The RNA shown here (small-subunit ribosomal RNA) has 1465 nucleotides and comes from an uncultured organism.
[in-house]
RNA sequence: CUCAGAACGAACGCUGGCGGCGUGGAUUAGGCAUGCAAGUCGAACGAGAAAGGUUCUUCGGAAACCGAGUACAGUGGCAAACGGGUGAGUAACGCGUGGGAAAUUUGCCCUUCAGAUGGGGACAACAUCUCUAACGGGGUGCUAAUACCGAAUACGAUUCUCUGGUCGCAUGUCCGGAGAAUGAAAGGGUGGCCUCUGAUUCAAGCUAUCGCUGAAGGAUGAUCCCGCGUCCCAUUAGCUAGUUGGCAGGGUAAUGGCCUACCAAGGCGAUGAUGGGUAGCCGGCCUUAGCGGGUGACCGGCCACACUGGGACUGAGAUACGGCCCAGACUCCUACGGGAGGCAGCAGUCGAGAGGCUUCCACAAUGGGGGAAACCCUGAUGGAGCGACGCCGCGUGGGUGAAGACGGCCUUCGGGUUGUAAAGCCCUUUCGGCAGGGAAGAAUAGGUGCGGGGUGAAUAAUCCUGCGCCUGGGACUGUACCUGCAUAAGAAGCUCCGGCUAACUCCGUGCCAGCAGCCGCGGUAAUACGGGGGGAGCAAGCGUUGUUCGGAAUUACUGGGCGUAAAGGGCGUCUAGGCGGGCCGAUAAGUCAGAUGUGAAAUCCCACGGCUUAACCGUGGACUUGCAUUUGAUACUGUCGGUCUUGAGUUCGAGAGAGGGUAGCGGAAUCCCUGGUGUAGCGGUGGAAUGCGUAGAUAUCAGGAAGAACACCGGUGGCGAAGGCGGCUGCCUGGCUCGUAACUGACGCUAAAGCGCGAAAGUGUGGGGAGCGAACAGGAUUAGAUACCCUGGUAGUCCACACUGUAAACGAUGGAUGCUAGGUGUCGGGGGUGUCGACUCCCUCGGUGCCGGAGUUAACGCAUUAAGCAUCCCGCCUGGGGAGUACGGUCGCAAGGCUGAAACUCAAAGGAAUUGACGGGGACCCGCACAAGCGGUGGAGCAUGUUGCUUAAUUCGACGCAACGCGAAGAACCUUACCGGGGCUUAAAGUGUGCCUGAAGGUGGCAGAGACGCUUCCCGCCCUUCGGGGCAGGUACAUUAGGUGCUGCAUGGCUGUCGUCAGCUCGUGCCGUGAGGUGUUGGGUUAAGUCCUCCAACGAGCGCAACCCCCGUCUGUAGUUGCCAUCAGGUAAUGCUGGGCACUCUGCAGAGACUGCCGGUGACAAACCGGAGGAAGGUGGGGAUGACGUCAAGUCAUCAUGGCCCUUACGUCCCGGGCUGCAAACGUGCUACAAUGGCCGGCACAAAGGGCAGCGAUGCCGCGAGGUGGAGCUAAUCCCAAAAAACCGGUCUCAGUUCGGAUUGUAGUCUGCAACUCGACUGCAUGAAGUUGGAAUCGCUAGUAAUCGUGGAUCAGCAUGCCACGGUGAAUACGUUCCCGGGUCUUGUACACACCGCCCGUCAAGUGAUGAAAGCUGGUGGUACCCGAAGUCGUUUGCCUAACCGCAAGGAAGGCGGCGCCGAA
Repeated sequence: CUCAGAACGAACGCUGGCGGCGUGGAUUAGGCAUGCAAGUCGAACGAGAAAGGUUCUUCGGAAACCGAGUACAGUGGCAAACGGGUGAGUAACGCGUGGGAAAUUUGCCCUUCAGAUGGGGACAACAUCUCUAACGGGGUGCUAAUACCGAAUACGAUUCUCUGGUCGCAUGUCCGGAGAAUGAAAGGGUGGCCUCUGAUUCAAGCUAUCGCUGAAGGAUGAUCCCGCGUCCCAUUAGCUAGUUGGCAGGGUAAUGGCCUACCAAGGCGAUGAUGGGUAGCCGGCCUUAGCGGGUGACCGGCCACACUGGGACUGAGAUACGGCCCAGACUCCUACGGGAGGCAGCAGUCGAGAGGCUUCCACAAUGGGGGAAACCCUGAUGGAGCGACGCCGCGUGGGUGAAGACGGCCUUCGGGUUGUAAAGCCCUUUCGGCAGGGAAGAAUAGGUGCGGGGUGAAUAAUCCUGCGCCUGGGACUGUACCUGCAUAAGAAGCUCCGGCUAACUCCGUGCCAGCAGCCGCGGUAAUACGGGGGGAGCAAGCGUUGUUCGGAAUUACUGGGCGUAAAGGGCGUCUAGGCGGGCCGAUAAGUCAGAUGUGAAAUCCCACGGCUUAACCGUGGACUUGCAUUUGAUACUGUCGGUCUUGAGUUCGAGAGAGGGUAGCGGAAUCCCUGGUGUAGCGGUGGAAUGCGUAGAUAUCAGGAAGAACACCGGUGGCGAAGGCGGCUGCCUGGCUCGUAACUGACGCUAAAGCGCGAAAGUGUGGGGAGCGAACAGGAUUAGAUACCCUGGUAGUCCACACUGUAAACGAUGGAUGCUAGGUGUCGGGGGUGUCGACUCCCUCGGUGCCGGAGUUAACGCAUUAAGCAUCCCGCCUGGGGAGUACGGUCGCAAGGCUGAAACUCAAAGGAAUUGACGGGGACCCGCACAAGCGGUGGAGCAUGUUGCUUAAUUCGACGCAACGCGAAGAACCUUACCGGGGCUUAAAGUGUGCCUGAAGGUGGCAGAGACGCUUCCCGCCCUUCGGGGCAGGUACAUUAGGUGCUGCAUGGCUGUCGUCAGCUCGUGCCGUGAGGUGUUGGGUUAAGUCCUCCAACGAGCGCAACCCCCGUCUGUAGUUGCCAUCAGGUAAUGCUGGGCACUCUGCAGAGACUGCCGGUGACAAACCGGAGGAAGGUGGGGAUGACGUCAAGUCAUCAUGGCCCUUACGUCCCGGGCUGCAAACGUGCUACAAUGGCCGGCACAAAGGGCAGCGAUGCCGCGAGGUGGAGCUAAUCCCAAAAAACCGGUCUCAGUUCGGAUUGUAGUCUGCAACUCGACUGCAUGAAGUUGGAAUCGCUAGUAAUCGUGGAUCAGCAUGCCACGGUGAAUACGUUCCCGGGUCUUGUACACACCGCCCGUCAAGUGAUGAAAGCUGGUGGUACCCGAAGUCGUUUGCCUAACCGCAAGGAAGGCGGCGCCGAA
């Protein structure tokens, strides 16, 4: 970093049957067409239609009545401040919670007390005139009231004066008494009655009821104040003038700088003021084990807002969403003069957006407003509609059914799976559909009857209440529900299947297309892409995206860390703060317990209940961890008082020290100067050169000058807080340790900020400057060498003063205190024992090291000097990079320091340890590894293989060692796979069946290049029950084909290689959290992990060795084809013959060698060295034998084989060609270059093999290859077969030759169907290069190298190759430094595809993000100033005016206007 969980007002993709309950503009507080959302009262008041109807009619019309005291409008009252919406603003007493108001108000409602007397004047409506486009006005006139206004009265009330008591924390409150002053009203509306008066109805009156006024109380609502709580940024640190307080006044319902004047100078802030950003708050909701974290949709409480800003009016209540005024923006109308508007009410529309509904029904219910009521109004509300948006429920069928059907898919072809799934059979009918029936939700209201009660004179009326009857009532809705009908009938998808994470196969694709939450899949066998089949999971949904919490103890309060992973400040000192020793007492703030109040309802939880269940809903309970008040407890903490000495400190006596500062002194060395001696070099290096020197250096002697640093002592010794401190002496001065008593009495610890110190380098000013020495110069080195090395050399290094303030400033380990085994050094002090003393030993305090136990740690390690166990305080960390960078701030003269991000990007970065591998790390050891030798290759010619080129084809494979005389133990055809051409298509081959033939086969002819086709002749099978069968061939059908086509990176098998190197492992035990280790390491030894020894290991396996084969000695045995000593015979000669088996030899079986014996070394071992004996001596020589593994080593072309591909061809047959092609290059060889030789002649000695389609003798022919011929031999018998070098003799005499033999010509031989392409050999002729080979490189350690010949496989023929055999037969190894390869141990590592690893920086082009940038521009805020709307308040000389006063004039009072303060844009 990521996933699995839960959640959502969601959206998107695919899909979609039904119902219930919820829920639905989160973005543009963007703009809005249209309709509706606040009215009502005629029982407060005045006025008052029309349409239409009836009647009349001269049919023209008129009037009356009804409509109707209705509608519309007006005066008046109440409501409109509720209800409904939204979350822009607000970080605030806004909200939450708990208090206070003794500082307040409250319409309607309830209770109580008291009252309501008597008058007056208007204004609407209306009528009429008039202005205007409109909206709207204006003049005149009439009028009512529960509208308005005086007067009277005053139980209360208010104010003032005097005064009594109560209570309170204070200001003060409350209850009273006396006096004075002030201020009300509608006796109106409606119903009824006649008891009283008048009296005809009836009026006054009475009565009931609704209203009215004053007062008190209640209830409800509202307002104000306070404690506590309430996001981020310090890269926002200082803010504040009405600011903080006081006095007085104003204002308000009321406190208050709320406002004004004056006075004082305060107030807030690191416990974060001020500023900036973000945000409505809460009950709750989501998540969580919890603590917490996130959130504030729906429902509920509070607040704020109503186009934006300002303002007041009315009113009980507003600074008023559907009121008013002003300003602004926008939209609309206009006659251009002027007007109108405000959906963040319900619907609806446009816009922006991923995205959210009907311009529905009803007031039936609940609630609200008005009304006496009926009733009216109510987009509140109740309902319906739309949307799978969510939750819940139901269905899409149930049972049976194996021929385990068809089909699909897979397959090892046997089968498996889909799958009881389907079909079939038997059932059921929810939901949906159709039909029928059909609720609850309705309580009341009106009328009426009867009964009870209140008021009342009343049997009237009215009010309350109970019962009965009648009437009117349901938007949803013909809905829920019930019944019936028909049929399995109409109803399943989505995602996933590599791991995490449940679920696997086939095909396609081929790093393409694509997937992906993380890791990662895909480059020809993809369980990861796409499709199919199958499976898993959910299900009317399923996935994706986004967001939140969880997991994440990765912010750690619960519950983390800082030696090395990120993280201890460089060090000290001190302020605030935090924490703090023993005892006693007091107090009760913290703390604990009880009680009371509150903590709204809803939600969550529990119980019960209601819808068929559930979701949902109801009732009750519990909970609400909080706050406040009060009572109590007193252990702990706090506070206060007292006391103590152990923490801390002081005094005294000793002591050590490179602790600091300053002044002076000293010697050695270096350089320089002067003089002497002296001569050619010096110096320097890996080697040189630059440099210095004959103008006398270096060297050496004497004298002088200068600066810097202090050898030895010197030590994981000392001192200091750290940085740091080192010659000697004086002076000044800090700290520490020990010892002994006495004193103070917690005075202590830590330490943000602050202050100080702080290596080196660097900076400023002035000195100084010997040596050293950045920069720089020169010389070298090198491919280069802006380096390392050398010669010079400036800053600097030194001093004084001032700055800088950082380091791997490290013990990578903050400080303090206590506790927790030891051992051993060392420094300083004290004590004890012993001693004359030094010294030794023991104890102790303080410092400084090493080792180590418990404990701890991821491990490494730490371990009384802790990284252990605890307490307190400070600092710091939270993935890597970006980056200690940018911006801002601050410090600095500068360099730069301190503080310190983000965008973007990665799926890691990192620690410790493990196993390997690697190292131009270390130690030890081995090998023809080097060295020492011998001979080669590389040069020449040729052979052969390869590359390349060429070609129709030059078939294919093999490529460092470990491809290249390799596959190929043998390409003229064949082989053969390649190319060209000609043919065949069940095929060249097998099997079965049918038919035909009788053979098969051989031979000839024709055409043809041949395959093949046509055809001739010859010979002509076995059995038989005569039907036929066997066998063979041909043909047809069926089936199996076939492929040297691809993949050796799908494989088996086989092989190469490291390497015949000595290694590789296991069981049990032990150690380690683990990877893993131990064993297998160590000490010796060996060819060897061979053996010995030691050891937490003890054993074992595969390897080593041995067992096997060959050779070397001997013995036994057996003697033919072998042999021949002896005997006999014979020959020109020969084991030729008889005979023999002694010897050689051959075959078989044994013996022998084991460090067994002796001596020495060693550890009394293993072993090694030497010796004896022995044919052989320490593995006797050689072979076979190849551990775990490595190289995706080689081989699909030996063979086998998965998959893929071809099927009249990529199969198969045939002819011809090619594999042999030739500018060039390489590998492996042969032959040479010659005299250790060539040639000629003579003459010896092997081994091991092969031979019947064979080897082929003697003989004869040929110069020869060879021919002829055929003895012998199926082989110790015969043949191949001559061994060659050697040896003897001769010749050649250093030359391109008597070397060398290529090449070419020519003539032949042999094999073969056939030697043109393209065989080998022979004769004659020809006679090339080559005179010992550059760089480089190979083999070999003894019967080896070298050299000489021989045989064999393959094979018709073809060998310089390969395999094998013997003959002759050396040189050298000091040694392990180096090269190569290997083994063991160890070390480092950032490598693990493992050094052919990893990895760094620049640069090119493009891109992304970020910083800076002359300037330009938008927004926001602050401050100062100008203008100053509406409006309140104040003021007013102007104008106007019904009520009151006044006879009048006039006054009082009010209005308009003016002015002033404030004041938005």
The RNAcentral record of the sequence draws on ENA, Greengenes and SILVA.